RNAcentral holds the sequence, with entries from Ribocentre. A computed fold for an 86-nucleotide RNA from a Chromatiales bacterium, annotated as c-di-GMP-I riboswitch aptamer. The model forms 95% of the base pairs in the Rfam consensus.
RNA sequence: CGUAGAAAAAGGCAAAGCCCCCGAAAGGCGGCGACGCAAAGCUACUGGUCUAAGGGACAUCGUCCUACGAUCGCAGGGCUACCUGA
Numbered sequence: 001c002g003u004a005g006a007a008a009a010a011g012g013c014a015a016a017g018c019c020c021c022c023g024a025a026a027g028g029c030g031g032c033g034a035c036g037c038a039a040a041g042c043u044a045c046u047g048g049u050c051u052a053a054g055g056g057a058c059a060u061c062g063u064c065c066u067a068c069g070a071u072c073g074c075a076g077g078g079c080u081a082c083c084u085g086a
Base pairs, nucleotide, nucleotide: 003085004084005083012037013036017032018031019030021028022027035073041079042078043077045076046075047074048071049070050069054066055065056064057063058062
C1' cells in the first nucleotide's frame, strides 16, 4: 500500500416507537430508545424508490402526469477510516 473480517480488543453509529420543532408532503433537526450495522462515516454522481407544494392535462371539484423536494439504514460509484491477520 492492497486485501479479509473467522476469532479478539478499544470503541462508534442508531431502526421502530414516543416527545418537541421544521416541512404541502415525502421526510428531516434535537431528546429518549436500540432493530441492527465492519464503513449504518461523508458525498445526491448513476440507477431505484417515496412525495407532488408549484406547474401541466383532463373535466366537475376530483383524477392523472411532473422534482427543482426527499431517501446514503435501497443498490452502485467517488472520498475517508479503528483493530487484527484465521